This is a predicted structure of a 350-nucleotide part of an RNA (small-subunit ribosomal RNA, central domain) from an uncultured bacterium. Rfam family: Bacterial small subunit ribosomal RNA. The coordinates come from a structure-prediction model, not an experiment, and the mean pLDDT is 89.
Context: one part of a larger RNA
RNA sequence: CUGGGUGUAAAGGGAGCGCAGGCGGCAUGGCAAGUCCGAUGUGAAAUCCCGGGGCCCAACCCCGGGACUGCAUUGGAAACUGCCGGGCUGGAGUGUCGGAGGGGCAGGCGGAAUUCCUAGUGUAGCGGUGAAAUGCGUAGAUAUUAGGAGGAACACCGGUGGCGAAGGCGGCCUGCUGGACGAUGACUGACGCUGAGGCUCGAAAGCGUGGGGAGCAAACAGGAUUAGAUACCCUGGUAGUCCACGCCGUAAACGAUGAAUACCAGGUGUCGGGGCGCAAGGUGCCCCCGGUGCCGCAGCAAACGCAGUAAGUAUUCCACCUGGGGAGUACGUUCGCAAGAAUGAAACUC
Numbered sequence: 001c002u003g004g005g006u007g008u009a010a011a012g013g014g015a016g017c018g019c020a021g022g023c024g025g026c027a028u029g030g031c032a033a034g035u036c037c038g039a040u041g042u043g044a045a046a047u048c049c050c051g052g053g054g055c056c057c058a059a060c061c062c063c064g065g066g067a068c069u070g071c072a073u074u075g076g077a078a079a080c081u082g083c084c085g086g087g088c089u090g091g092a093g094u095g096u097c098g099g100a101g102g103g104g105c106a107g108g109c110g111g112a113a114u115u116c117c118u119a120g121u122g123u124a125g126c127g128g129u130g131a132a133a134u135g136c137g138u139a140g141a142u143a144u145u146a147g148g149a150g151g152a153a154c155a156c157c158g159g160u161g162g163c164g165a166a167g168g169c170g171g172c173c174u175g176c177u178g179g180a181c182g183a184u185g186a187c188u189g190a191c192g193c194u195g196a197g198g199c200u201c202g203a204a205a206g207c208g209u210g211g212g213g214a215g216c217a218a219a220c221a222g223g224a225u226u227a228g229a230u231a232c233c234c235u236g237g238u239a240g241u242c243c244a245c246g247c248c249g250u251a252a253a254c255g256a257u258g259a260a261u262a263c264c265a266g267g268u269g270u271c272g273g274g275g276c277g278c279a280a281g282g283u284g285c286c287c288c289c290g291g292u293g294c295c296g297c298a299g300c301a302a303a304c305g306c307a308g309u310a311a312g313u314a315u316u317c318c319a320c321c322u323g324g325g326g327a328g329u330a331c332g333u334u335c336g337c338a339a340g341a342a343u344g345a346a347a348c349u350c
Base pairs, nucleotide, nucleotide: 003322004321005320006319007304008303012318014201015200016199017198021194022193023192025088026087028085029084030083031082033081034080035077036076037075038074039073040072041071042070048066049065050064051063052062053061054060091191092188093187094186095184096183097182098181103177104176105175106174107173108172109171110154115149116148117147118146119145120144121143125136126135162169163168206247207246208245209244210243211242215241216240220236221235222234223233258317259316260315261314262313263312266295267294268293269292270291271290272289273288274287275286277285278284299306300305323350324349325348332343333342334341335340
């Protein structure tokens, strides 16, 4: 080089965009680089294979033939790949019409609840637990009423429901803005798929600067429990959680399932859109397209299970695996303020 694999055994990159590269629809004309056929030259000898021969045999040696699958020149073929030309519309995209949506960003607004402050009523407890205690309270707490402050999150609706590439997104209103879908079939005419590097996005925690701080709460303190209790339980409580800007770049970043296309029984929910026809002033039946679930045939699978949202049948491209430990470690390099991240061994050992 090759082979076999990647849901759970080792193995799908966290996700997207995309340069190079790889791969690429239907007719048609041409060229002849790949491809195929012929001819010529060359492909030293020995070696190798076949046939025969010589040493008693064999090894070894000799003779003849083949082969040396290659290269070059030349004549031809045109199906396939390629290149060039002009076409096509089914892939892809655009236009027009339409509705759905927690998609993103910014600004504004709202109510419930917790906490705190002020005032009123009111009196001896409250709180907490398995039981307690720490704690709070006669300087008037808890409870209750009224007013105020402030921060964070948006009950019900809410759903195997929706949107987004993933991370993720949920009170209401307004503005700006991305994508998908349905209908139509006007326009472009292969403009496509994938994508090493690269670039961008990327939960939580963490970091920097400045704000903010109600509740919660690592660390920490106290009370319990216990043989001990650096815990589980309780009372407190600081970073943090929130905002702005800048870093970090990880995860059970999971469907543990890369992307794209085509094909391959059915049944049943649900979301968005559409359509003859039937039915019909509750709003249904049937059909089509796109999503999202469940069941199930063929097939696949070690089994579990998957099964038109494939883990089936095929094709293209990328990523990754190759016994366990050592080890996602060491060293080196790149990135980072740091924490660390990325890349990533070996000795040794079973």